[in-house]
RNA sequence: GCCUGUUUAGCUCAGUUGGCAGAGCAUCUGAUUUGUAAUCAGAAGGUCAAGUGUUCGAUUCACUUAACAGGCA
Numbered sequence: 001g002c003c004u005g006u007u008u009a010g011c012u013c014a015g016u017u018g019g020c021a022g023a024g025c026a027u028c029u030g031a032u033u034u035g036u037a038a039u040c041a042g043a044a045g046g047u048c049a050a051g052u053g054u055u056c057g058a059u060u061c062a063c064u065u066a067a068c069a070g071g072c073a
Stems, first nucleotide, its partner, number of pairs: 001072007010025004019056001027043005049065005
């Protein structure tokens, strides 16, 4: 230099032929317990890496950029 993949909650990851964004763990609150842990119930937490475009509508499609990983030379 060329090619490919990944980027979604604090962490690990789902999520589609474009139509209100989710799970587990962690955090907080309550119940239970003499107390802690465990268990149960509930809550909070997201500009879906950034930008532009297409569309009535974009996490999803197109292009550009960034970070990371891999391959070729």